[in-house]
RNA sequence: CCGUGCUAGGCGGGGAGGUAGCGGUGCCUUGUCACCCGCAAUCCGCUCUAGCGGGGCCGAAUCCCCAUCUGAGGGCUCGGCCUUUGGGGUCAGUACGCCAGUUGAAGGCGUCGAUGGCCGGGUCCCGUGCGGUGAGCGAUCGCGAACCAGGUCAGGUCCGGAAGGAAGCAGCCUUAAGCGGACCCGCUCAUGCGUCGCGGACAAACCUGGCCGGAGCCGACGAAUGGCGGGCACGCCCGAAGGACCGUUUUCGACGAUGGGUGCACGG
Numbered sequence: 001c002c003g004u005g006c007u008a009g010g011c012g013g014g015g016a017g018g019u020a021g022c023g024g025u026g027c028c029u030u031g032u033c034a035c036c037c038g039c040a041a042u043c044c045g046c047u048c049u050a051g052c053g054g055g056g057c058c059g060a061a062u063c064c065c066c067a068u069c070u071g072a073g074g075g076c077u078c079g080g081c082c083u084u085u086g087g088g089g090u091c092a093g094u095a096c097g098c099c100a101g102u103u104g105a106a107g108g109c110g111u112c113g114a115u116g117g118c119c120g121g122g123u124c125c126c127g128u129g130c131g132g133u134g135a136g137c138g139a140u141c142g143c144g145a146a147c148c149a150g151g152u153c154a155g156g157u158c159c160g161g162a163a164g165g166a167a168g169c170a171g172c173c174u175u176a177a178g179c180g181g182a183c184c185c186g187c188u189c190a191u192g193c194g195u196c197g198c199g200g201a202c203a204a205a206c207c208u209g210g211c212c213g214g215a216g217c218c219g220a221c222g223a224a225u226g227g228c229g230g231g232c233a234c235g236c237c238c239g240a241a242g243g244a245c246c247g248u249u250u251u252c253g254a255c256g257a258u259g260g261g262u263g264c265a266c267g268g
Stems, first nucleotide, its partner, number of pairs: 001268006009058003012030004020047005035055005064261006073252003078247003081243008091235001093234002096229005102223003107218003116212008125200005130194002132191007140181004149174004157166003
C1' cells in the first nucleotide's frame, strides 16, 4: 500500500417554549441521500457519557470527531413607524375667536355734486333769565283772649268835706299767638317741566345748513399676512397595550468553506 472481517461512531441540525436539568413528541427554522416500528403536553423517557425499547443499513472517511470563518433563522435590549387608549395644558403649529393695515368683492351712495376744506347750528356740559308747576313766607279776608292784651269802660268799688281823681268786671271795639279761606299780588326756595331767551365751554363723535371744489365714497363677505387671546378637536408633551414592518444591541446558531484529528484482527 492492497484485500477480507470487525469496532468506536453515524443514519440530520438549530431556535424559542417547557423543565431542577437533559433529550424527545408538538411549534418555528434550516437543510437533505436525511432508515423503519412503538411511547408522549395536566405529556413521554432519562440524570451530566442525560430519550427509552425493538429491528435494519453504513462504517474508519465526501460520510465520524474538533477548531476557525461565514451566516439563513430564532430569542433579548433600545429606538423608529403604525393602530388603539389614559392623562397634561408648559409649547402654541393647524383649527377657533378678536383686532390691524393690505387686497378682492355682492351690493349701495354720488355731476339732482362724492371724499376733502372753510364757516355756522344742534345733540352733550356749565351759569343765568323768562315761563310752567310745587312748597313756604308776607300781604289780604274771616274767626280768634273769663283774668294774667289794648281802647272805651254802664253799674258797682276805692280815695276825697267837695270839686274831682284812681283801679277796673260785664258789654262794645280792636288786636297777638294761633286757626281757617282765597288763591289775586309780592318775596324766597325747589325742579325727571319748556318746539323759550342770553352768555360760556365745545378734545372727539354723530346729525344738519351754507360756501369752495369737481369724482369719488361706503361696503356684508372672503383671501393671504401680522398681532393678541383662550382652549384642548388635531398637532405637541408624559404614559399604557398591541403589531405580521424597519433599524439597533446582545445571544444562540442551520447549511456551507478551510484546517486538523480518529482504530482492531487476519492474509498478501
A computed fold for a 268-nucleotide RNA from a Thermoleophilaceae bacterium, annotated as Bacterial large signal recognition particle RNA. A source record names the gene ffs. Its mean pLDDT, the model's own confidence on a scale to 100, is 76. The sequence is in RNAcentral, with records from ENA. The source organism's lineage runs through Bacteria, Bacillati, Actinomycetota, Thermoleophilia and Thermoleophilaceae.